Context: one part of a larger RNA
RNA sequence: CCUGGGAGGCCCAGUGGGAAGCGAAGACCCCGUGAAACUUUACUGUAGCCUGUUGUUGAAUAAGACGUUUUGAUGUAGAGCGUAGGUGGGACUCGCCGAAGCGUGGUCGUCAGGCUGCGUGGAGAGGAAAGUGGAACACCACCCUUCAAGAUGUCUUAUUCUAACCUCUUCGGAGGGACAGCGGCAGGUGGACAGUUUGACUGGGGCGGUACUCUGCUGAAAAGAUAUCAGCAGAGUCCAAAGGUCAGCUCACCCGAGUCAGAAAGUCGGGGUAGAGUACAAAGGCAAAAGCUGGCUUGACUGGAUUGUGCACAGCGAGCAAUCCAGGUGCGAAAGCAGGGCUUAGCGAACCCCAGUAUGCCCCUUAAUGGGGCUCUGGGACGACAGAAAAGUUACUCUGGGGGUAACAGAGUCGUCUCGCCCGAGAGUUGAUAUCGACGGCGAGGUUUACUACAUAGCCGUCGGCUCAUCCUAUCCUGGCUGUGCAGAAGCAGCCAAGGGUAGGGGGGUUCACCCGUUAAAAGGGUUCGUUAGCUGGGUUCAAAACGCUGCGAGGCAGUUUGUAUACUAUCUACUGGGCC
Numbered sequence: 001c002c003u004g005g006g007a008g009g010c011c012c013a014g015u016g017g018g019a020a021g022c023g024a025a026g027a028c029c030c031c032g033u034g035a036a037a038c039u040u041u042a043c044u045g046u047a048g049c050c051u052g053u054u055g056u057u058g059a060a061u062a063a064g065a066c067g068u069u070u071u072g073a074u075g076u077a078g079a080g081c082g083u084a085g086g087u088g089g090g091a092c093u094c095g096c097c098g099a100a101g102c103g104u105g106g107u108c109g110u111c112a113g114g115c116u117g118c119g120u121g122g123a124g125a126g127g128a129a130a131g132u133g134g135a136a137c138a139c140c141a142c143c144c145u146u147c148a149a150g151a152u153g154u155c156u157u158a159u160u161c162u163a164a165c166c167u168c169u170u171c172g173g174a175g176g177g178a179c180a181g182c183g184g185c186a187g188g189u190g191g192a193c194a195g196u197u198u199g200a201c202u203g204g205g206g207c208g209g210u211a212c213u214c215u216g217c218u219g220a221a222a223a224g225a226u227a228u229c230a231g232c233a234g235a236g237u238c239c240a241a242a243g244g245u246c247a248g249c250u251c252a253c254c255c256g257a258g259u260c261a262g263a264a265a266g267u268c269g270g271g272g273u274a275g276a277g278u279a280c281a282a283a284g285g286c287a288a289a290a291g292c293u294g295g296c297u298u299g300a301c302u303g304g305a306u307u308g309u310g311c312a313c314a315g316c317g318a319g320c321a322a323u324c325c326a327g328g329u330g331c332g333a334a335a336g337c338a339g340g341g342c343u344u345a346g347c348g349a350a351c352c353c354c355a356g357u358a359u360g361c362c363c364c365u366u367a368a369u370g371g372g373g374c375u376c377u378g379g380g381a382c383g384a385c386a387g388a389a390a391a392g393u394u395a396c397u398c399u400g401g402g403g404g405u406a407a408c409a410g411a412g413u414c415g416u417c418u419c420g421c422c423c424g425a426g427a428g429u430u431g432a433u434a435u436c437g438a439c440g441g442c443g444a445g446g447u448u449u450a451c452u453a454c455a456u457a458g459c460c461g462u463c464g465g466c467u468c469a470u471c472c473u474a475u476c477c478u479g480g481c482u483g484u485g486c487a488g489a490a491g492c493a494g495c496c497a498a499g500g501g502u503a504g505g506g507g508g509g510u511u512c513a514c515c516c517g518u519u520a521a522a523a524g525g526g527u528u529c530g531u532u533a534g535c536u537g538g539g540u541u542c543a544a545a546a547c548g549c550u551g552c553g554a555g556g557c558a559g560u561u562u563g564u565a566u567a568c569u570a571u572c573u574a575c576u577g578g579g580c581c
Stems, first nucleotide, its partner, number of pairs: 008581008017573003021568001029402004034398002036394004042196005048189009058161016075144001082137001085143005092126003101120008165176004199212001200210002208229001213235006236385001237279001238341002243297007251275001253271005277286002280346001282344003301327009329338003352380005358375001360374005409456001410454001411452003415449001417445006426436002463538001464536003468530001469527005476501003479496006504516003544562004548557003
């Protein structure tokens, strides 16, 4: 000096790995005593409709019902002449103005007879007394039951009318007609419409469950207190005796004896600290009892005060429990005991409704009465149990928030998964270890699944494929080596080894899997299940629509099916190509 390579700097053009790039206070999920739309046999209402009644709205007839009134009738236990409604008066009443009797009709009937019309008849009949009976009859008065006829009032039904009212009209009238229409009041119906509600806890939410009110034991760490969708079990009653009191008794079980009688029935004797029983869970109790039996009883009382628990140490109701005072009561000879049950569970505020012989109080009203309210005491329920009056859907959705909370990916764990190791029963003709290895034991990995909810909801694009890769080795092929149940060949098993390779098709969105023919082999994995500011968009996962199933419905379905927008001008960094120093 020439050529090549290179650290570094600057510039140009590109690519799109990173800046969990930019865009949009996440549409998924949850939460809010947020919203909206829709549904319905959610709740509460409102139009509308139906029906009744009333006003507008009047006249008449008939039938029926009911009320009042007049007249007439009606009334049978048994005894008694016999069909005695009740009470009172009553010693007479009726009768030639036609009694008894007889004949013939009507009506009622308990079949005995009663009442009554007409004819005949021509003078008595009934009551009292006696008797029967709870009551005594003729006659008179007032009533009751049932019935008939008449009058009257109201209502209903039916029919008729015309004058309100309505329609038509040629304006003369015609048709309808107290109906309809309209107004008031009331009952029913009423997603047609409206306003709302539709709980909480929760190893996300939903589904499930109730750990949402109470009780016992454990957890609970020897004072007290103490959580979890921790564990084991229970309560929402039952009892007029299974309460109170007084008295007496002793259980389970075992042994012995004893007709049928046996392992076991009922009887006798002995032992027997509870091994029984206690209305019901468990715990703690209990033997002249708290258990079992009998007598008498109602204290399973009324009023008042207080304490404990509920609720450790702040407050808090109902409930539950305990103590005392007063009254009255039961049992007991008495002392005494008794305000339920051996104790600890067995429960519910206000409003509203109901009841009360609390012989309560107040107001209004009345002839009597009746109505309303107050206080007290009980009862009726809210179990989401300190108690709103209350169903759903939303993929048509919206909003405020949350990584306080799910789905993807990450992280942690590793039961599950994959891969090893230890032991060596056994298989391997014989023999544990060529090869395989039960029952067990110990690990590694972080590719499965699961759990956790630590990061991300003012946002990290989600399956598969394509493209482009890069790393690991627990190696499928190729290389080196060892053992063999290795003759050789081919295998089987192991050691070293990651340089290179690990393919093509079929249907399916598929990963995976299956199949086909090849191949030396068609290994397994990591990389935000590598890779969407690279592509695709078949799947999943919006709005539309259909099928099956489901729901009364709106709608829903890890069921199916068709369809359905893939934004971004590159600042830095990184890389590629080029230029210059």
Molecule: large-subunit ribosomal RNA, domain V
Organism: Candidatus Woesearchaeota archaeon